Source information:
This is a predicted structure of a 72-nucleotide RNA (transfer RNA) from Penicillium salamii. Its Rfam family is "tRNA". Rfam's curators write: Transfer RNA (tRNA) molecules are approximately 80 nucleotides in length.
[in-house]
């Protein structure tokens, strides 16, 4: 330099056009003599950035940026 893949709550990830699911973690409650475990509830993601396409974009297009891998 070129190509491919990826960037989504604190963390790990799903979601391929119609307002983002799940697990861990966090907070509250139930339970317990206290805790752990278990159960219930809740909060938490302008989806890496910008522009465009579309009635509508995490998802499609273009540009940028960062990371990983391969080639040179």
């Nucleotide at each position: 330099g070129c190509a491919g893949c990826g960037g989504u709550g604190g963390c790990g990830c799903a979601g391929u056009g119609g307002u983002a699911a799940c697990g861990c973690g966090u907070g509250a409650g139930a339970u317990u003599g206290c805790a752990a475990a278990u159960c219930u509830c809740a909060a938490g993601a302008u989806c890496c950035c910008g522009u465009g396409u579309u009635c509508g974009a995490a998802c499609c297009a273009c540009g940028g940026u960062c990371g990983c891998u391969g080639c040179u």